[in-house]
Parts: sequence; structure tokens; C1' cells
RNA sequence: GUGGCUGUAGCUCAGUUGGCAGAGCGCCGCUUUGUGGAAGCGGAAGUCGCGAGUUCAAGUCUCGUCAGCCACC
Repeated sequence: GUGGCUGUAGCUCAGUUGGCAGAGCGCCGCUUUGUGGAAGCGGAAGUCGCGAGUUCAAGUCUCGUCAGCCACC
């Protein structure tokens, strides 16, 4: 340099045919307990890598770009 895959919450990852952004773990509060853990209830946390385009509507489609990984040269 060429081609491909991946990028979504603190971490690991879902997200269907374009139509309200989610789960588990973790974190915070409360209940329970002599304390802690476990358990139960509730809560916070998101530029969906970034920038454009298409569309009434984009995590999803298109283009560009950045980072990581793989293959080839």
C1' cells in the first nucleotide's frame, strides 16, 4: 500500500426487516444482618469511535475518516 473484521454504559456484549438504546457483572441508595457477604427492592451512568449524506425517522443504509486486529504485497 490492498482487502477483510471489530468499535454501543466503568467492563464483557446483545440490538431482528430502519421505528422508545438494552442485558449481565460492577457502582450508588434502601431493606435484611451484631458486622461483612449473600438475597430483595430502587437508582445513576450513553456524542452508539469521529464527520457528512439518504430518509418523516439511522446503532442499523451510503461515503469519508480514525483506532485495534487478521490476511496479502
Molecule: transfer RNA
Organism: Candidatus Woesebacteria bacterium RIFCSPHIGHO2_01_FULL_44_10